Transfer RNA from Culicoides brevitarsis, 72 nucleotides, folded computationally.
RNA sequence: GCCUCGAUAGUUCAGCGGCAGAACGUUAGUCUCAUAAUCUAAAGGUCGUGAGUUCGAUCCUCACUCGGGGCA
Numbered sequence: 001g002c003c004u005c006g007a008u009a010g011u012u013c014a015g016c017g018g019c020a021g022a023a024c025g026u027u028a029g030u031c032u033c034a035u036a037a038u039c040u041a042a043a044g045g046u047c048g049u050g051a052g053u054u055c056g057a058u059c060c061u062c063a064c065u066c067g068g069g070g071c072a
Stems, first nucleotide, its partner, number of pairs: 001071007010024004018055001026042004048064005
């Protein structure tokens, strides 16, 4: 330099064009003499950045940034 995969909640990851989700974690409550566990609820996201396509983009296209792998 070229090819390819990835970037979504604090963490690990789903989500094949129409409201952004799960588990764990956090906080509060429940329970207990108390702690943990259980159960209930809540908070937490400019979906890497910029542009394009579209009535509408996390999703399609292009460029860029960062990371993994391959080739030279």

The coordinates come from a structure-prediction model, not an experiment, and the mean pLDDT is 86.
The RNAcentral record of the sequence draws on Ensembl Metazoa.
NCBI's taxonomy places the organism under Eukaryota, Panarthropoda, Altocrustacea, Allotriocarida, Avaritia.